Notes
RNAcentral holds the full RNA, with entries from ENA. This is a predicted structure of a 327-nucleotide part of an RNA (large-subunit ribosomal RNA, domain IV) from a Clostridia bacterium. Rfam family: Bacterial large subunit ribosomal RNA. NCBI's taxonomy places the organism under Bacteria, Bacillati, Bacillota, Clostridia. Model confidence (mean pLDDT): 88 of 100.
Context: one part of a larger RNA
RNA sequence: CCCUUGUUAAGGAACUCGGCAAAAUGACCCCGUAACUUCGGGAUAAGGGGUGCCUGCGAGAGCAGGCCGCAGAGAAUAGUCACAAGCGACUGUUUAGCAAAAACACAGGUAUCUGCGAAAGCGAGAGCUGACGUAUAGGUGCUGACACCUGCCCGGUGCUGGAAGGUUAAGGGGAAGUGUUAGGGGAAACCCGAAGCAGAGAACCGAAGCCCCAGUAAACGGCGGCCGUAACUAUAACGGUCCUAAGGUAGCGAAAUUCCUUGUCAGGUAAGUUCUGACCCGCACGAAAGGCGUAACGAUCUGGGCGCUGUCUCAACAAUAGACUCG
Numbered sequence: 001c002c003c004u005u006g007u008u009a010a011g012g013a014a015c016u017c018g019g020c021a022a023a024a025u026g027a028c029c030c031c032g033u034a035a036c037u038u039c040g041g042g043a044u045a046a047g048g049g050g051u052g053c054c055u056g057c058g059a060g061a062g063c064a065g066g067c068c069g070c071a072g073a074g075a076a077u078a079g080u081c082a083c084a085a086g087c088g089a090c091u092g093u094u095u096a097g098c099a100a101a102a103a104c105a106c107a108g109g110u111a112u113c114u115g116c117g118a119a120a121g122c123g124a125g126a127g128c129u130g131a132c133g134u135a136u137a138g139g140u141g142c143u144g145a146c147a148c149c150u151g152c153c154c155g156g157u158g159c160u161g162g163a164a165g166g167u168u169a170a171g172g173g174g175a176a177g178u179g180u181u182a183g184g185g186g187a188a189a190c191c192c193g194a195a196g197c198a199g200a201g202a203a204c205c206g207a208a209g210c211c212c213c214a215g216u217a218a219a220c221g222g223c224g225g226c227c228g229u230a231a232c233u234a235u236a237a238c239g240g241u242c243c244u245a246a247g248g249u250a251g252c253g254a255a256a257u258u259c260c261u262u263g264u265c266a267g268g269u270a271a272g273u274u275c276u277g278a279c280c281c282g283c284a285c286g287a288a289a290g291g292c293g294u295a296a297c298g299a300u301c302u303g304g305g306c307g308c309u310g311u312c313u314c315a316a317c318a319a320u321a322g323a324c325u326c327g
Stems, first nucleotide, its partner, number of pairs: 001322001004319005010313002014311001019308001027051005036041001038145001052067006068072001081305001083303002086300001087298002092104002108143007120129003146293001148291002151223003156220002158216005165211003171205002178198003183192003224242005251285001252282001263279005
């Protein structure tokens, strides 16, 4: 010097991104216990007191008297507590080896498919799962306890239904025309050309689909602009106008979302870019990619406290293993 550990005057988070680490709390008995709450909880809330040994009495629980120590759960093992927000209801699951979470799952909700040789899935197939189940069942998608709720838009895309008309494949159909040539014409070149065969093929008949007509948003998705107006000013309940399928309702809001921004006001501090409560001017919240609350829960995250401490002011001493010396 360093590893691990122990102790420390006064102060007590001044350390630091941050109380990281450490300290503190701790067992049992008695008393006592708030807000809030889904009435179960919260709760070991918080906060206090007791604990050894001997003798007597008592069925015991225990009671009474006495004794010792600084210290009686005498060592070891054994919750720190409380306040306020965010997120997720909860127990659970996860990146074997840098992430345990607000991510996944979840009970519950909802939509949709499926009538049974079910739908769906695996397989080339036989076949198997679904299920020795049968719509109170099974598959898929979204949401995610509970409470209060879940607004408007079907123009686009998707899905479902419809069938009058338009369009439309293979196929059916086979007109006109083409090649070939028996034959005919011609002096010849060449021309015409039946049947058959070959190749090509118009009209016309052809389904679903698409066009079309409706429905459907807890389907994919979307949810405006400009101008004027009140007896101070300011603002605009009100009016006008343009556009749209319809112009964002309730609730929430500088938010896990706010750029400007350390917005403004209030609280907390001597001092607060964080935090809490408000305001609303929402760059760019918003209702099952759910909205807003919420008791309980969390090795979650944020802010501030009590207690506690070598985290620090500021370092010191000691022990163990190294380093170092000898070998």